[in-house]
RNA sequence: GGGGGCGUAGCUCAGAUGAUAGAGCGACUGGCUGGCAGCCAGUAGGUCAGGGGUUUGAGUCCCCUCGCCUCCA
Numbered sequence: 001g002g003g004g005g006c007g008u009a010g011c012u013c014a015g016a017u018g019a020u021a022g023a024g025c026g027a028c029u030g031g032c033u034g035g036c037a038g039c040c041a042g043u044a045g046g047u048c049a050g051g052g053g054u055u056u057g058a059g060u061c062c063c064c065u066c067g068c069c070u071c072c073a
Base pairs, nucleotide, nucleotide: 001072002071003070004069005068006067007066010025011024012023013022019056027043028042029041030040031039032038049065050064051063052062053061
């Protein structure tokens, strides 16, 4: 330098074919318990890596940029 993959909640990851952004763990609050642990219920937490484009509508499609992994040279 070129090809491919990945980037979504604090962490690990889902999210067919474009139509509400979710799960588990963790945090917090409440309940059960004498208390811890545990269990149950609930709450908060997201510029979907950044920018632009297409579209009535983009996490998803297209282009550029950045970061990481990998292959080739």
The RNA shown here (transfer RNA) has 73 nucleotides and comes from an Actinomycetota bacterium. The RNAcentral record of the sequence draws on ENA. Its Rfam family is "tRNA". It is annotated as a transfer RNA. Its family is annotated with triplet codon-amino acid adaptor activity in the Gene Ontology. Taxonomically the source falls in Actinomycetota (Bacteria, Bacillati). Model confidence (mean pLDDT): 80 of 100.